This is a predicted structure of a 369-nucleotide RNA (Bacterial RNase P class A) from a Planctomycetota bacterium. Rfam family: Bacterial RNase P class A. The family's RNA type in Rfam is ribozyme. The prediction has a mean pLDDT of 75.
[in-house]
RNA sequence: GAAGGUGGCAGUGGUGGUUGCGGGCAGACCUGUUCUGCCUGAGGAAAGUCCGAACUGCACAGGGCACGACGCCCGGUAACACCGGGGCGGAGUAAUCCGACGGACAGUGCCACAGAAAACAGACCGCUGAUGAAAAUUUCGUCAGCAAGGGUGAAAAGGUGCGGUAAGAGCGCACCGCGCGUCGGGUAACCGACGUGGCAGGGUAAACCCCGUCGGCAGCAAGACCCAAUAAACGGAAAGGCCUGGCCCGGGCUGAUUGAUCCGUGGGUAGGUCGCUUGAGCCGGGGAGCAAUCUCCGGCCUAGAGAAAUGACCACCUCGGACUCUUAGGGGUCCGAAACAGAAUUCGGCUUACACGCCACCUCCUCAA
Repeated sequence: GAAGGUGGCAGUGGUGGUUGCGGGCAGACCUGUUCUGCCUGAGGAAAGUCCGAACUGCACAGGGCACGACGCCCGGUAACACCGGGGCGGAGUAAUCCGACGGACAGUGCCACAGAAAACAGACCGCUGAUGAAAAUUUCGUCAGCAAGGGUGAAAAGGUGCGGUAAGAGCGCACCGCGCGUCGGGUAACCGACGUGGCAGGGUAAACCCCGUCGGCAGCAAGACCCAAUAAACGGAAAGGCCUGGCCCGGGCUGAUUGAUCCGUGGGUAGGUCGCUUGAGCCGGGGAGCAAUCUCCGGCCUAGAGAAAUGACCACCUCGGACUCUUAGGGGUCCGAAACAGAAUUCGGCUUACACGCCACCUCCUCAA
């Protein structure tokens, strides 16, 4: 200098003034949609509604089935399909990144095409031996042996090498691989060492399935309270009915012809207050831990709208763009505030979108000292 990797910050503004909105506090009074003063008012993703919770309601959320989710090990967390660290496998020169990562010896499926053959593995081209015929050093047929060589394929009776054989083959041997046993390291997943056995079809579970763990349901339009109004109207089902995804069991509530409950017709109301923002909160520092995170001390209060508020103007600075001047230090004029995009009960994550950027560390290449 250039290329790459990981992490973090920020988010087109800042200051001042005038003025307009929402909330809070205080004061004043003409008690009002009032006036004055002060404080405060959209995000890193507020998006998606994907996961988990807090909270609210439903008697118990009790047992089971079905269904769904997760799936290497150890930690973190309120919890999670999230985060951290590690193991194994894969990609990359590397820094790093990715992994739906339990089980194929419980069972059932599937592996197209090509190929002799995809499993109870039929031999296409071939190799060897015996034999027959023709021929002359070869060709063809039959029998026996072979799966080492070639071909097909994603994958073909473990791989490489040596010996051996008529030719071959774990047939034998060495190393690797695989199974089993023992020992060592590690909390563990796993890793390593030694010994032993010639050991024999593979893949696929992001196919059905088996195994293990977890899961009550619904959701702030949840729900609570107040006021008001109407017709406790009419019809039907039935001894049963109801109990917040489906089914069963237990249990509970309620009811039996004056009808709880359910279905249908019709009528009234749909107004107000709360829930509503002090939080598993934020900032700074110390300690523990590889880290995620935990703990202690100190400081801070930073939207609560209700058809939906947080805006507008001016000046200066900053930033960006265009033009122009220059002694190349910089100056002047004009224009602009641009990306993704706006709370709606709250929080922890994940995923997606994003203009101009800034910082730190790491890897590789080239050059110079």